Predicted 3D model of a 74-nucleotide RNA (transfer RNA) from a Halobacteriales archaeon.
It matches the Rfam family "tRNA". The family's RNA type in Rfam is transfer RNA.
The RNAcentral record of the sequence draws on ENA.
Its mean pLDDT, the model's own confidence on a scale to 100, is 83.
RNAcentral records the identical sequence in 2 taxa.

This record gives sequence, structure tokens and C1' cells, in this order.
RNA sequence: GGGCCCCUAGCUUAGACCGGUAGAGCACCCGGCUGAUAACCGGGAGGUCGGGCGUUCAAAUCGCCUGGGGCCCA
Repeated sequence: GGGCCCCUAGCUUAGACCGGUAGAGCACCCGGCUGAUAACCGGGAGGUCGGGCGUUCAAAUCGCCUGGGGCCCA
């Protein structure tokens, strides 16, 4: 110098190919169960998708720029 991959909730991640209002597990909070704790069961809160711009009626998803991490070639 060139190419490719990853970044989504506190943590680990699905969704991205094929645009249509973001889901799971763990953790957390409330309740049930128990003599009590754990486990188990029910419910709840929590993210606008690394950042910016653009396209579009509509963007995590498409395009461009950019930050961080990783791999390969030279």
C1' cells in the first nucleotide's frame, strides 16, 4: 500500500443475503413456590444497532466517509 471480517441491552449474541416500527440467553427488579436458600414458574425494566452524511414513504439492513478491533497479501 491492497483485500476481507467484526462492532446491536450491563455481558454473550440473533436479525443484515431479500429495507417494513429490534429479539433471545445470562444478569437485574417484582411476584409465586419453600421453614428458608438455590433451582423452577409468572411478570417487568433495559438498546435505536461504533460515529456522521446520503438514498428512500420507510434504514441495524443499501451507498459514501470515518473510529476501534482482528485476519490475509505485498